[in-house]
Context: one part of a larger RNA
RNA sequence: UCCUACGAGUUACUCCUCUCUAGCAAGGUUAAGGACUUCAGGUCCGGAGCCGAAGCGAAAGCAAGUCUUAAAUAGGCGUAUAGUUAGGGGGGGUAGACGCGAAACCUGGUGAUCUACCCAUGGUCAGGUUGAAGCUUCGGUAAUACGAAGUGGAGGACCGAACCCUCAGAUGUUGAAAAAUCUUGGGAUGAACUGUGGGUAGGGGUGAAAGGCCAAUCAAACCAGGAAAUAGCUCGUUCUCCCCGAAAUGCAUUUAGGUGCAGCGUCGGAAUCGAGUGUCAUAGAGGUAGAGCUACUGAUUGGGCUAGGGGGCUUCACCGCCUACCAAACCCUAAUAAACUCCGAAUGCUAUGACAUAUAUCCGGCAGUGAGGGCAUGGGUGCUAAGGUCCAUGUCCGAGAGGGAAACAACCCAGACUAUCUGCUAAGGUCCCCAAAUCGGGGCUAAGUUCAUCUAACGUGGUGCGGCUGCAUUGACAGCUAGGAUGUUGGCUUGGAAGCAGCCAUUCAUUUAACGAGUGCGUAACAGCUCACUAGUCGAGCGGCCGUGCGUGGAUAAUAAUCGGGGAUAAGCCCCGUACCGAAGCAGUAGAUAGAAAUAUGGUAGGGGAGCAUUCAUGCGACACUGAAGGUGUACCGUAAGGUAUGCUGGAGUCUCAUGAAAAGAAAAUGUAGGA
Numbered sequence: 001u002c003c004u005a006c007g008a009g010u011u012a013c014u015c016c017u018c019u020c021u022a023g024c025a026a027g028g029u030u031a032a033g034g035a036c037u038u039c040a041g042g043u044c045c046g047g048a049g050c051c052g053a054a055g056c057g058a059a060a061g062c063a064a065g066u067c068u069u070a071a072a073u074a075g076g077c078g079u080a081u082a083g084u085u086a087g088g089g090g091g092g093g094u095a096g097a098c099g100c101g102a103a104a105c106c107u108g109g110u111g112a113u114c115u116a117c118c119c120a121u122g123g124u125c126a127g128g129u130u131g132a133a134g135c136u137u138c139g140g141u142a143a144u145a146c147g148a149a150g151u152g153g154a155g156g157a158c159c160g161a162a163c164c165c166u167c168a169g170a171u172g173u174u175g176a177a178a179a180a181u182c183u184u185g186g187g188a189u190g191a192a193c194u195g196u197g198g199g200u201a202g203g204g205g206u207g208a209a210a211g212g213c214c215a216a217u218c219a220a221a222c223c224a225g226g227a228a229a230u231a232g233c234u235c236g237u238u239c240u241c242c243c244c245g246a247a248a249u250g251c252a253u254u255u256a257g258g259u260g261c262a263g264c265g266u267c268g269g270a271a272u273c274g275a276g277u278g279u280c281a282u283a284g285a286g287g288u289a290g291a292g293c294u295a296c297u298g299a300u301u302g303g304g305c306u307a308g309g310g311g312g313c314u315u316c317a318c319c320g321c322c323u324a325c326c327a328a329a330c331c332c333u334a335a336u337a338a339a340c341u342c343c344g345a346a347u348g349c350u351a352u353g354a355c356a357u358a359u360a361u362c363c364g365g366c367a368g369u370g371a372g373g374g375c376a377u378g379g380g381u382g383c384u385a386a387g388g389u390c391c392a393u394g395u396c397c398g399a400g401a402g403g404g405a406a407a408c409a410a411c412c413c414a415g416a417c418u419a420u421c422u423g424c425u426a427a428g429g430u431c432c433c434c435a436a437a438u439c440g441g442g443g444c445u446a447a448g449u450u451c452a453u454c455u456a457a458c459g460u461g462g463u464g465c466g467g468c469u470g471c472a473u474u475g476a477c478a479g480c481u482a483g484g485a486u487g488u489u490g491g492c493u494u495g496g497a498a499g500c501a502g503c504c505a506u507u508c509a510u511u512u513a514a515c516g517a518g519u520g521c522g523u524a525a526c527a528g529c530u531c532a533c534u535a536g537u538c539g540a541g542c543g544g545c546c547g548u549g550c551g552u553g554g555a556u557a558a559u560a561a562u563c564g565g566g567g568a569u570a571a572g573c574c575c576c577g578u579a580c581c582g583a584a585g586c587a588g589u590a591g592a593u594a595g596a597a598a599u600a601u602g603g604u605a606g607g608g609g610a611g612c613a614u615u616c617a618u619g620c621g622a623c624a625c626u627g628a629a630g631g632u633g634u635a636c637c638g639u640a641a642g643g644u645a646u647g648c649u650g651g652a653g654u655c656u657c658a659u660g661a662a663a664a665g666a667a668a669a670u671g672u673a674g675g676a
């Protein structure tokens, strides 16, 4: 992992409530018990008791009323009758109460053959080394002390086997082993190791203390019991079809993943003056968007004017003067606000009417939901960040299949009763993959830009279009030829400064076709090259600015790369047109269910309805050794659960119909048992 079997809303109750069926009805009904009787069972007595027919009040009590009150005309609860018994069903209650599942708690016992510590009594420690005290002799001293040599044999002493342990590494990791093997390592006369017997017991022991150990179990052992503890939690919960079809919100909660009430669903019933919804019209309330602000409150740009203040001048002081300082009020100007408004929509809301549509409301049974999410729009929060978060309005997903977007819950199109090798369309497409245009007309792009989702500031003499403007056959623009001079090396500065380091300026004048007191290069300074400017040559357009289309740089990510791919110069981009393709949409044909028809029939939680199958029971029937059930094939029937017939197998029971009763349907529970 698979197969087979088993496996989850049950049962009880003089309990409560609703509904259906039946009996009787202002009544209904018996319980225990008794009598008779039967195969199971039933019939008849039995009125104790219970429910109902009267309520109100705390009660005394009063009573179609009563209570509150001094009293009520006010108010509360009642009164204008339908119940009751039995059976079936929905829901609730009490019980284990749909099934499985804790960690734990308590009671009584069992354990120290493992291990911790203790007690008693035994055992073990190869070999080697070191050489304490003491003692002896000698030296030495006044005597000690002290020294030397011997002797001696101490030690939680040294090295190292047995023995005990385990620092490190490797192997092993469904192991050889539920902790080992190999190598390395520590202790090895001691607080040593060890045999045997004994002791301490679960909130207790023992602990050179690690919450360690107490039989592979320890922050409270194990076994049995209380016990089916409790589990607002997780998982699972078994046949079919038909109708309707949610919620993820509000308030409250020792409440936030639970629950109560309301909201939204379903089923049954009721009633009315048709309430609901939509469109149009009319009449209203309102202060949002916008706008505005010498219309208020606040914030605010520049200027004017000018109180007040600061600074300066003057003065013994008082006066006074100035001010490109700060600045109230006022004037001009610019502009601002969720908690500003002189103004002020659209929507939405209320009411009335008309039209359209078919809901809406109330009562009762049963729910589920109370984690929502995306997108668009209006906002708060955040960074005008988030697939962020919190509201509002709408929509979709949730609970929605189909087509498109390569793939893609919620983006676009569109709401699937069934069948169909019919047709028309939507979004989107029409070169091939891939159904349909290599369709038609006009432009643009040369970047593979682009070809459905990826980019900016800022650059761009890439190129198309439009506008304004200047120059030009009295010859423009570009190129080529020639000139580009003189006063003068302007003055100052400076070592030098001569057009060209720097400063100054009536940057002037002359000769000219033209020629700057000089545009750049250059020199130490000159020189030199060049430009402006002019003539000639040439012969037709040449410049500047603004706007706009498509492109270009900016442009960096992890598979070599890619528009879905191939590939494409259109099969790219913009504008226009015609045709076609394209869905479970619409239509055609056939059929199903509901409905008189029109028409309707996606669906999770959930409500309601109708059925299939299994086992057993009762009754009427039927089949079977000329082959029952079961097994395994085939064919057929039914919308489905399923059913019928028949071949083979099998070898003894089985089934229709009607009714009743359930140990009544498995793919899931890390389900249980067995098997593969």
Stems, first nucleotide, its partner, number of pairs: 001676006011095003015092010027051003033045005055062002065077003098236002101233001105226006116200009125190001127159003130155001134151006163187003168183004202218001204214003239611006249262005263369002265366006276357009290343001291341002297337002302332003306327001308326002310323004372397010402413003417591004422587003428581003431566003437578001439577006450568002458553003462550010479537005485510003490504003516531001520529002592601003612665001614662006621655003630649008